A computed fold for a 77-nucleotide RNA from Sphingomonadales bacterium UBA6171, annotated as transfer RNA. The coordinates come from a structure-prediction model, not an experiment, and the mean pLDDT is 81. Its Rfam family is "tRNA". Rfam links the family to the GO term triplet codon-amino acid adaptor activity. It is annotated as a transfer RNA.
RNA sequence: CGGGGAAUAGCUCAGCCUGGUAGAGCGCUGCCUUCGGGAGGCAGAGGCCGGAGGUUCGAGUCCUCUUUCCCCGACCA
Repeated sequence: CGGGGAAUAGCUCAGCCUGGUAGAGCGCUGCCUUCGGGAGGCAGAGGCCGGAGGUUCGAGUCCUCUUUCCCCGACCA
C1' cells in the first nucleotide's frame, strides 16, 4: 500500500441480508425465601448501536468518508 472482517448494556454476543417500539445470557440493585450465606423465584435499573455526513415519512440496518483492532497479501530488510 491492496483485500477481507470486527465495533450494539459493565462483560460475551444476537439483531443488519429484506429500514418500521433496541434484545439475550452473565453480571448489578431491590424484594421473597434462609438463623445467615449459597442456590432458587419475582421485579427493576443500565444503550445518543465507534465518529461524521447523506438518502428516506422513518436508519443499529442502506450509501460515502473516517477512527481503532484482527486476518491475508504485496513491498522493504